Molecule: Fluoride riboswitch aptamer (crcB RNA motif)
Organism: Bryobacteraceae bacterium
RNA sequence: UAGACCGUUGGUGAUGGAGCCCGCCAUCAACCGUCCCGCCUUGCUCGGGAAUGAUGGCUCCUAUCAUGAG
Numbered sequence: 001u002a003g004a005c006c007g008u009u010g011g012u013g014a015u016g017g018a019g020c021c022c023g024c025c026a027u028c029a030a031c032c033g034u035c036c037c038g039c040c041u042u043g044c045u046c047g048g049g050a051a052u053g054a055u056g057g058c059u060c061c062u063a064u065c066a067u068g069a070g
Stems, first nucleotide, its partner, number of pairs: 009026005016061006034050005
């Protein structure tokens, strides 16, 4: 100096908050969505259209939407 592993800590997993559990990353990182069409040799970018979801998973709360009852 570079790499790997362990521990600790921190960050992070497409729209908010909390608890528990799980994954990823160590700042040149993880993460910052998907599908279809067009442009295009390809990819990226750009433009148009479509679907799902406040979770990474479970539970609760909040916001929004739909249905029914009082």